[in-house]
The prediction has a mean pLDDT of 88.
c-di-GMP-I riboswitch aptamer from a Desulfuromonadales bacterium, 78 nucleotides, folded computationally.
The source organism's lineage runs through Bacteria, Pseudomonadati, Thermodesulfobacteriota, Desulfuromonadia and Desulfuromonadales.

């Protein structure tokens, strides 16, 4: 540097569901709360869904926990 995540240890995130807020909506944010996760850190570029709006288009917008791609990075092992 590459591949990979079987055994180990530190540290991390935190579905669904309830409660307080925010948005028309998709959904997002606080707090409980864990289903799962080796990128469940980050970036809406390509796809894909989804919402708002249009006669229909354009338009705008959400989702990184739908794939893909970009890019930092923690322990281990070959």
């Nucleotide at each position: 540097c590459u591949u990979c995540g079987a055994a180990a240890a530190a540290a991390g995130c935190a579905a669904a569901c309830u409660g307080g807020g925010g948005g028309u909506a998709a959904u997002c944010u606080c707090a409980g709360g864990a289903c799962g996760c080796a990128a469940a850190g980050c970036c809406a570029c390509g796809g894909a869904u989804c919402c708002c709006c249009u006669a229909a288009a354009a338009g705008g917008g959400a989702u990184a926990g739908c794939c893909g791609g970009g890019u930092u990075g923690c322990c281990g092992a070959a």